[in-house]
RNA sequence: AGAGUUUGAUCCUGGCUCAGAUUGAACGCUGGCGGCAGGCCUAACACAUGCAAGUCGAGCGGGGGUAGCAAUACCCUAGCGGCGAACGGGUGAGGAAUGCCUGGGAAUCUGCCUCGUAGUGGGGGAUAACGUUCCGAAAGGAACGCUAAUACCGCAUACGUCCUACGGGAGAAAGGGGGGGAUCUUCGGACCUCUCGCUAUGAGAUGAGCCCAAGCGGGAUUAGCUAGUUGGUGAGGUAAAGGCUCACCAAGGCGACGAUCCCUAGCUGGUCUGAGAGGAUGAUCAGCCACACUGGAACUGAGACACGGUCCAGACUCCUACGGGAGGCAGCAGUGGGGAAUAUUGGACAAUGGGGGAAACCCUGAUCCAGCCAUGCCGCGUGAGUGAUGAAGGCCUUCGGGUUGUAAAGCUCUUUUAGCGGGGAAGAUGAUGACGGUACCCGCAGAAUAAGCCCCGGCUAACUUCGUGCCAGCAGCCGCGGUAAGACGAAGGGGGCUAGCGUUGUUCGGAAUUACUGGGCGUAAAGGGCGCGUAGGUGGCCCAGCAAGUCAGGCGUUAAAGACCCAGGCUCAACCUGGGGAAUGCGCUUGAGACUGCAGGGCUUGAGACCGGAAGAGGAGAGUGGAAUUCCCAGUGUAGAGGUGAAAUUCGUAGAUAUUGGGAAGAACACCAGUGGCGAAGGCGGCUCUCUGGUCCGGUUCUGACACUAAGGCGCGAAAGCGUGGGGAGCAAACAGGAUUAGAUACCCUGGUAGUCCACGCUGUAAACGAUGCGUGCUAGACGUUGGCAGGCCUAGCCUGUCGGUGUCGCAGCUAACGCGUUAAGCACGCCGCCUGGGGAGUACGGCCGCAAGGUUAAAACUCAAAGGAAUUGACGGGGGCCCGCACAAGCGGUGGAGCAUGUGGUUUAAUUCGAUGCAACGCGCAGAACCUUACCAGGCCUUGACAUGGGGAGUAUGGGGUUGUGAAAGCAGCUCCUUCAGUUCGGCUGGCUCCCACACAGGUGCUGCAUGGCUGUCGUCAGCUCGUGUCGUGAGAUGUUGGGUUAAGUCCCGCAACGAGCGCAACCCUCAUCUUCAGUUGCCAGCGGUUCGGCCGGGCACUCUGAAGAAACUGCCGGUGACAAGCCGGAGGAAGGCGGGGAUGACGUCAAGUCCUCAUGGCCUUUAUGGCCUGGGCUACACACGUGCUACAAUGGCGGAUACAGUGGGGAGCGAAGGAGCAAUCCGGAGCCAAUCCUCAAAAACCGUCUCAGUUCAGAUUGCACUCUGCAACUCGAGUGCAUGAAGGUGGAAUCGCUAGUAAUCGUGGAUCAGCAUGCCACGGUGAAUACGUUCCCGGGCCUUGUACACACCGCCCGUCACACCAUGGGAGUUGGCUUUACCUGAAGCCGGUGCGCUAACCGCAAGGAGGCAGCCGUCCACGGUAAGGUCAGCGACUGGGGUGAAGUCGUAACAAGGUAGCCGUAGGGGAACCUGCGGCUGGAUCACCUCCUU
Repeated sequence: AGAGUUUGAUCCUGGCUCAGAUUGAACGCUGGCGGCAGGCCUAACACAUGCAAGUCGAGCGGGGGUAGCAAUACCCUAGCGGCGAACGGGUGAGGAAUGCCUGGGAAUCUGCCUCGUAGUGGGGGAUAACGUUCCGAAAGGAACGCUAAUACCGCAUACGUCCUACGGGAGAAAGGGGGGGAUCUUCGGACCUCUCGCUAUGAGAUGAGCCCAAGCGGGAUUAGCUAGUUGGUGAGGUAAAGGCUCACCAAGGCGACGAUCCCUAGCUGGUCUGAGAGGAUGAUCAGCCACACUGGAACUGAGACACGGUCCAGACUCCUACGGGAGGCAGCAGUGGGGAAUAUUGGACAAUGGGGGAAACCCUGAUCCAGCCAUGCCGCGUGAGUGAUGAAGGCCUUCGGGUUGUAAAGCUCUUUUAGCGGGGAAGAUGAUGACGGUACCCGCAGAAUAAGCCCCGGCUAACUUCGUGCCAGCAGCCGCGGUAAGACGAAGGGGGCUAGCGUUGUUCGGAAUUACUGGGCGUAAAGGGCGCGUAGGUGGCCCAGCAAGUCAGGCGUUAAAGACCCAGGCUCAACCUGGGGAAUGCGCUUGAGACUGCAGGGCUUGAGACCGGAAGAGGAGAGUGGAAUUCCCAGUGUAGAGGUGAAAUUCGUAGAUAUUGGGAAGAACACCAGUGGCGAAGGCGGCUCUCUGGUCCGGUUCUGACACUAAGGCGCGAAAGCGUGGGGAGCAAACAGGAUUAGAUACCCUGGUAGUCCACGCUGUAAACGAUGCGUGCUAGACGUUGGCAGGCCUAGCCUGUCGGUGUCGCAGCUAACGCGUUAAGCACGCCGCCUGGGGAGUACGGCCGCAAGGUUAAAACUCAAAGGAAUUGACGGGGGCCCGCACAAGCGGUGGAGCAUGUGGUUUAAUUCGAUGCAACGCGCAGAACCUUACCAGGCCUUGACAUGGGGAGUAUGGGGUUGUGAAAGCAGCUCCUUCAGUUCGGCUGGCUCCCACACAGGUGCUGCAUGGCUGUCGUCAGCUCGUGUCGUGAGAUGUUGGGUUAAGUCCCGCAACGAGCGCAACCCUCAUCUUCAGUUGCCAGCGGUUCGGCCGGGCACUCUGAAGAAACUGCCGGUGACAAGCCGGAGGAAGGCGGGGAUGACGUCAAGUCCUCAUGGCCUUUAUGGCCUGGGCUACACACGUGCUACAAUGGCGGAUACAGUGGGGAGCGAAGGAGCAAUCCGGAGCCAAUCCUCAAAAACCGUCUCAGUUCAGAUUGCACUCUGCAACUCGAGUGCAUGAAGGUGGAAUCGCUAGUAAUCGUGGAUCAGCAUGCCACGGUGAAUACGUUCCCGGGCCUUGUACACACCGCCCGUCACACCAUGGGAGUUGGCUUUACCUGAAGCCGGUGCGCUAACCGCAAGGAGGCAGCCGUCCACGGUAAGGUCAGCGACUGGGGUGAAGUCGUAACAAGGUAGCCGUAGGGGAACCUGCGGCUGGAUCACCUCCUU
């Protein structure tokens, strides 16, 4: 410090996720030791048991015990009394301020402590304990009687204190203990002294109370709150200021700088994180607060409204004799419960500290220790060295090896830790040690006692095999798994950390993803529809002043701990100790005076006013004009009109449409008209008048900062819509009808109502858009246009300058890009509004507004990993342009109808083997299934096998023929004949063959063509596909390859930020067409000779031909055209002319195209079978459907006759002549030929005659009979022949195929395969056409461009209803509960007040009595409780609304291309649904045309 994830790829926006740190944690697996820390986060739930606050006999009386005969001494302590119990310890419920924190303040108290000052005299009356009696189950209590004090009460005194009218007045005490010389004595003591106390008062210290300011959560879907409320006067009250309380008076106080209300929460030092700023948090330690079963209350006291005190009320628990009582672990342990989860009913007061005491001492679950727990941090260990035959085993393997791995074993060492034994602290200034026989030290034995967890697809370090087969499972995100999974599970190996490791949860970080530091708003989320203006924020120039902000210095404070630095102590570290600095803050103070501010004085440039001009659909009102439409009246006139893609509904013989004249009505204003004008926006358009707002220009006269922005607020605000009243011509939601359609609730047509118009009122929204808030300043220009002004000139005008508007292009700059660019989206300032992933949703609830429709404000649950912007390359478009192709058109002939052949589907079957399936499967693999082939089926057989290699044993040395039995055959079991293997180093030396045995293995047309190689098809013989360097772009990419021409062609030329190059095209190759040369048999015959008249022979090689080498054609020549090019058109010559015809040749790639059944091959499967052999059957089935063909339907023909002219090929288990037989298939025969020699070989259409339009003299299917041939064998199941039979069929619906010249059509011929079997396939020649205007349309393709929401690429994407399942949520008659408000009732305990008839020791008084007090009673206040009415939150809820998610459901096709009616926004109506229609608006619409402007 970043990374993964949206895309085919890119850049951006933006969310999600990860790597880090953290933790009072929990869970899973594992676990050796020690140190230091930590340990109920949940039920402030309920608690058994024990302990946690006592102490003082030197305050007091009594009682008891021990010792003693006793005096007495010592010990204990129930009670009175003193001090303490308000500390210490726990918890965080409540509380958003009576709290905390920081800094100030004044009107206070303070036991014990410290330092002072002054005292401590003299009296009195009671009362517990105790005793007696009594009540009660108990807890407890009552009556009478006795008694003490440092308990209580007067009196005296009063330095200081307090009060005061300044004269004066008021108020105190307590004694105890130790010691003791003299003196006195009632013999107790007095007295003296020391000490502990006591009283008054001053000061201090400590602690506490009170006040003020700033800060310390969320919600505005909480906007108003408040009657003791705010203030005053007086009084009361308190330790103390104060409405703290009361009486009276006034009407204030708080609030948008967030009052009130609701929800949540102890606060802080700190802690975690972070570079910081921040964010989160508030366990342990420390400070403060609050609480102590819940609520209320006071008492005592220096201090409490009191955790282990009291009273009352309530709930709960316990005891009870039922009458009544007792209790409060949020102290330490512990129990139950809750929970994912948190410890021992331990030891000690040795230390530190606290309480009491004079002290000894006692108490102390504070504390110090120990126990439990890997909860965390830190440290240590589980051994070290050596050791290669790289052992064994495991795993992998290409079978060679690699790896585990110096790892182990072995050898040599060491002993931390644990164990055993011995010694043994510090902590303790004198005594005292729980910890503890602990830390530590020494010794002994022995590698001995000690390693796991997670991960290994990317992020992210680490890889293989097997198993599994979208199953089981994994997963933090992206995503893995559908038979070769580095992602699941296991193993081996590896990586990481280590007594831990992972998972889950939390917080911060990364996240600049709330942006103060440090973000944005044209199109990604985001500018308010527009203005006016309030608060607020901000504000021109100069002068002097103040000093609030600001800046500097000083002082105080900022507790300790923590953090940081330094040093020290535990062996180190964690941990602990000491010191230092820091503590950004607050307060006080001294100073500075630039800037901001404040108050003052001035200025004119901002702003405004004034004067003079100017333009304008700016607004409102009143009037008025013509054209058009419709209607009405009348005329002319006759059969149609209207409407559409085509129609129909509709109108019309009752006279329409058309046309003429007249009239009525309403609405809107053609041309002018213009990226022209005006307005803040919405918006504004005939003309005239009236009223009126704003703007601009010129002048530079006045004011003197008067300014900018603008939360709330107020106003304006298209269309639609609403209310009332008018109006209503046209148009037109709804509606009706007609069409279209599968349907058509639409698009089209005919009608048509609200509405559109006017007046008044409401609504308040739009793609209210420049998707761009307002204001000011600054920053190159060019060219238009509009309104002024100034100047100039050659003045119907033009040019220059300037101010204001409105446009286009463009520099710098900005931007993710597109683009913006003085009219900024540039550079800055001021203010406002708004955004923070997509969906849910601009929805629900609540509030406000509205008559309603609805508007505005505005969530959450849940769900996804994306949603998006711009640009790129493709693909696609019922987008555009250009151009090709038998693509269409123009033609010729077919297919589709018939019969048959053949292939396929389907069906059937024991099997009908398998594959091929749009073009690009279907006369395809198959160039030929009777057996074989053959892979299929039935049955019979074989099991190292039909075939290969290797081991052992036996035998034979081989190979072939004939034959017998059995059997369907294979096979099995025999007989017999002929022959006697190969190599050789000549050695039974090596090999071979047969049989047997045991294994390795063979075998598989079994599966996977989606694991593959190879081969092939297809787009397509289409003209394309790329690269290097350079350049442009952030980038994907672009350029080149686009453009202008041209071509069959990315063919060539020109131009150009490109220059070159490669694979393709073309050419080179083969063949045909012309000629030449060479060669001349088997070919040929011009001339010569012969002839049986056949090139047959001699002869010849001229010709044909054969087959080898050459020539020839190149837009080369001429003319035209083109740009002077490339080229094109025409012509000449030529056998051939513009690639001359044909072939071979198939770029980068596409289709997971085809083939595992040609072959090869990974993996899987099979192994007496899925292998092998055989017989028979099947592949030939047959209701049907399709493809490809053949033959026809006839006269361009059939039949008959005569008989002319080819070429390619093939031939030895072959072709087979002549001759002969048969009607024929064919047979007999066998010449010749291994083939330019012989054979096939006859070519057929062509020609002549006949038939005369019919199911025929057409057609030949089917069937019968008889034959021929091949072959072991023609039944299933071959081909052919003859005779007989003579079906459908009369030119073929929708639709569809081929072909552009020696082509189509037509005619025959040959070949491969093959024993036999083509209508198929491949080839050959004969005869030999028609047509092409042209590119609008169909199909396919190429280039450019455009749109795109597609990229599996339109066979794409995608919307809504309905149905089903699940999830969360709104409404909901109600119902349950919490909190809270108001009014009223009730009113415990208690303080306070009143009363005082009952009771009453101290004081007064001689007494009576009084003062005072207590109980009682009354009153105010008030907790709980109750009644009534609300508010608010939550749970449940029949039913119901929409929403989300789900692999394949239903209906349609709305959107994306002009998405097939451009889409979208607002509004209204309608409709199963997406949606449709009306009105207004937008471009975020394609295409075409025009206009204007700009650039080159």
RNAcentral holds the sequence, with entries from ENA and SILVA.
Predicted 3D model of a 1496-nucleotide RNA (small-subunit ribosomal RNA) from an uncultured bacterium.